[in-house]
Context: one part of a larger RNA
RNA sequence: CCCGCGGUCAGACGGAAAGACCCUAUGAACCUUUACUGCAGCUUUGCAGUGGCACCAGGAAGAUUUUGUGUAGGAUAGGUGGGAGACAAUGAACUUAGGGCGCCAGCUUUAAGGGAGUCACUGUUGAAAUACCACCCUGAAUGUUUCUGUUGUCUAACUGAGCCUGUUUAGCACGGGCCAGGACCCUGCAUGGUGGGCAGUUUGACUGGGGCGGUCGCCUCCCAAAAUGUAACGGAGGCGCGCGAUGGUAGGCUCAGUCCGGUUGGAAAUCGGAUUUUGAGUGCAAUGGCAUAAGCCUGCCUGACUGUGAGAGUGACAGCUCGAGCAGAGACGAAAGUCGGCCAUAGUGAUCCGGUGGUUCCUUGUGGAAGGGCCAUCGCUCAACGGAUAAAAGGUACUCUAGGGAUAACAGGCUGAUCUCCCCCAAGAGUUCACAUCGACGGGGAGGUUUGGCACCUCGAUGUCGGCUCAUCACAUCCCGGGGCUGAAGCAGGUCCCAAGGGUUCGGCUGUUCGCCGAUUAAAGUGGUACGUGAGCUGGGUUUAGAACGUCGUGAGACAGUUCGGUCCCUAUCUGCCGUGGG
Numbered sequence: 001c002c003c004g005c006g007g008u009c010a011g012a013c014g015g016a017a018a019g020a021c022c023c024u025a026u027g028a029a030c031c032u033u034u035a036c037u038g039c040a041g042c043u044u045u046g047c048a049g050u051g052g053c054a055c056c057a058g059g060a061a062g063a064u065u066u067u068g069u070g071u072a073g074g075a076u077a078g079g080u081g082g083g084a085g086a087c088a089a090u091g092a093a094c095u096u097a098g099g100g101c102g103c104c105a106g107c108u109u110u111a112a113g114g115g116a117g118u119c120a121c122u123g124u125u126g127a128a129a130u131a132c133c134a135c136c137c138u139g140a141a142u143g144u145u146u147c148u149g150u151u152g153u154c155u156a157a158c159u160g161a162g163c164c165u166g167u168u169u170a171g172c173a174c175g176g177g178c179c180a181g182g183a184c185c186c187u188g189c190a191u192g193g194u195g196g197g198c199a200g201u202u203u204g205a206c207u208g209g210g211g212c213g214g215u216c217g218c219c220u221c222c223c224a225a226a227a228u229g230u231a232a233c234g235g236a237g238g239c240g241c242g243c244g245a246u247g248g249u250a251g252g253c254u255c256a257g258u259c260c261g262g263u264u265g266g267a268a269a270u271c272g273g274a275u276u277u278u279g280a281g282u283g284c285a286a287u288g289g290c291a292u293a294a295g296c297c298u299g300c301c302u303g304a305c306u307g308u309g310a311g312a313g314u315g316a317c318a319g320c321u322c323g324a325g326c327a328g329a330g331a332c333g334a335a336a337g338u339c340g341g342c343c344a345u346a347g348u349g350a351u352c353c354g355g356u357g358g359u360u361c362c363u364u365g366u367g368g369a370a371g372g373g374c375c376a377u378c379g380c381u382c383a384a385c386g387g388a389u390a391a392a393a394g395g396u397a398c399u400c401u402a403g404g405g406a407u408a409a410c411a412g413g414c415u416g417a418u419c420u421c422c423c424c425c426a427a428g429a430g431u432u433c434a435c436a437u438c439g440a441c442g443g444g445g446a447g448g449u450u451u452g453g454c455a456c457c458u459c460g461a462u463g464u465c466g467g468c469u470c471a472u473c474a475c476a477u478c479c480c481g482g483g484g485c486u487g488a489a490g491c492a493g494g495u496c497c498c499a500a501g502g503g504u505u506c507g508g509c510u511g512u513u514c515g516c517c518g519a520u521u522a523a524a525g526u527g528g529u530a531c532g533u534g535a536g537c538u539g540g541g542u543u544u545a546g547a548a549c550g551u552c553g554u555g556a557g558a559c560a561g562u563u564c565g566g567u568c569c570c571u572a573u574c575u576g577c578c579g580u581g582g583g
Base pairs, nucleotide, nucleotide: 001583002582003581004580005579006578007577008576010575011574012573014570015569022404023403024402025401027400028399029396030395031394032393035201036200037199038198039197041194042193043192045190046189047188048187049186051154052153053152054151056149057148058147059146060145061144063142064141065140066139068137069105078136079135080134081133082132085119086118087117094113095112096111097110098109099108100107101106158181159180160179162178163177164176165175166174167173204216205215206214213233217239218238219237220236221235222234240385241283242342243341247301248300249299250298251297252296253295255279257275258274259273260272261271281290282289284347286345287344288343305328306327307326308325311322312321313320314319317386330339331338332337353379354378355377356376357375358374359373361372362371411458412456413454414453415452417451419447420446421445422444423443424442428438429437465540466538467537468536470532471529472528473527474526475525478503479502480501481498482497483496484495485494486493505519506518507517508516509515546564547563548562549561550559551558552557
């Protein structure tokens, strides 16, 4: 050097399983509910299947009988018309008793008695006799017809998972009979309610992982690198209007502050003087403007117009912005002229659908109409503001799929704020004396053991705390060794320098690392090694499915809260290492 054999399990980010944690998907499935929308089910009402009779209540029609009081007037005169007679032995006046009405005057009716008259025409009245007849009005009574409703009753629809009986194997079903119930129940159609019982779905995005929080459109400034534009969960603020004057025009005016003076009067009220270029004011944030004023006041007005618009600016587009000029009809001004809102930049919402007014348009054979178009205008915190629907919340540890190291948890990497260690300066403490020892306020480093930041390898898998076993390295050394200084007399110490050769305990509690305690020791070191080591062991903790408590939640369920329970696979190909054999 080559080839073996037996072991071991450190590595081959070993094998196995397109990660189950996490995120993403306008993915899925189950589950929940006071998410949305439906559907069973239940229920209300109406009509039908559905009939008879009676009482009662109400409505309507027509019939009969009645009812009717302002004042004047014999008096309780409903209206109009006819009318000179009408009623009465088929019982008038009148009397008695009872009923009804009533404005308490009377009217009307029934029964009994009674035995021959009574009323009108004439006079009072707006209207003349209920003397008589007819047609009507108001209210009432009676009975008829009809409709509706309540209640009761009937039997013939309908019902019986009561009995008898026939057919028959038959305790099914059907037929016949009896009995019971009964126009209810039930069913159909329509209608309102209720309705996680069931179903289909929804449940936003951004995001230094996700969730929680915050934000989402528009305006102003900075960032923004002297055109424009320019990001961040960068730094600051505003808007979702207001005003018929705060608009147009013509004319006029000048502010804030400071100083001095002046009654009440003061730091500031109103008055006078000086000074002052803008520091005031601008309806409202900021910026840019504005004194020729865009600021302040007064007069007259409505251009806060209609139809247009050369040409520009800015936008991916949609759109937004500026705009001279022309025509019409005007306002103000002597005129020139100015005026199509406001010093400018925020004060907002596409399309569909629908409303209102107008219109010389279309209008299904024609004329109309319905309907539509066109012009004007109205209805969205569609604010997740380029607006998925008119209409929508949650749970999943019972979970599933597609993916992602585009994105979290472990480990590694980068960083080193934090952490550990060291150093500089030296105020001070140390009786005196900064530096034996300690060292404020500050400053500079090292390390890569903490907590973090970042999200770079790994999500077609890099197994995660602690223990056991076996270790190996660093030295910022716990002990044993050698030294300097000492506020080192000695002993014992303090501090610093050199030093990694060896060593560095046994127990109680706890899953614990850690820690506390007990007993020792020369000492019971600090760290790295995927917080060394699960293809070496364990599996107590964490971190599935079961169950319970507390708390939260309407609930499904949830909780770096607790509690009991809970499958740890791999026969070693290569490298490494240990032992051994042959050439």
The prediction has a mean pLDDT of 84. A computed fold for a 583-nucleotide part of an RNA from an Acetobacteraceae bacterium, annotated as large-subunit ribosomal RNA, domain V. It matches the Rfam family "Bacterial large subunit ribosomal RNA". Its family is annotated with structural constituent of ribosome and ribosome in the Gene Ontology.